[in-house]
RNA sequence: GCCGCGGUGGCGGAAUUGGCAGACGCACUGGCUUCAGGAGUCAGCGACGAAAGUCAUGGGAGUUCAAAUCUCCCCCGCGGCA
Numbered sequence: 001g002c003c004g005c006g007g008u009g010g011c012g013g014a015a016u017u018g019g020c021a022g023a024c025g026c027a028c029u030g031g032c033u034u035c036a037g038g039a040g041u042c043a044g045c046g047a048c049g050a051a052a053g054u055c056a057u058g059g060g061a062g063u064u065c066a067a068a069u070c071u072c073c074c075c076c077g078c079g080g081c082a
Base pairs, nucleotide, nucleotide: 001081002080003079004078005077006076007075010026011025012024019065028044029043030042031041032040046055047054048053058074059073060072061071062070
C1' cells in the first nucleotide's frame, strides 16, 4: 500500500427489514436482612438541566418523514496479502 472484520453507557455486549437507542449481564447507588461484612432480595442507574426539554452508537458530511443500521471522506483497533 491492498483486502476483510470491527468501534454503542463505567465494563462486556444486544438491537441489520432503516421505525421506542442502549435489551441482557457485570459493576455501582439506596432499602430490607446481618453484631459487622459477604451472600440473598427489592428498587434505581447514559449526559446536561430546577424543570420543560436538548443531546448521545469513533469524527464529519450526505440520502431519508425517520440512520447504530444505507452512501462518501477521515481516525483508531484486529486479521490476511504484498
Transfer RNA from a Candidatus Colwellbacteria bacterium, 82 nucleotides, folded computationally. The coordinates come from a structure-prediction model, not an experiment, and the mean pLDDT is 80. It matches the Rfam family "tRNA". It is annotated as a transfer RNA. The organism belongs to Candidatus Colwelliibacteriota, within Bacteria.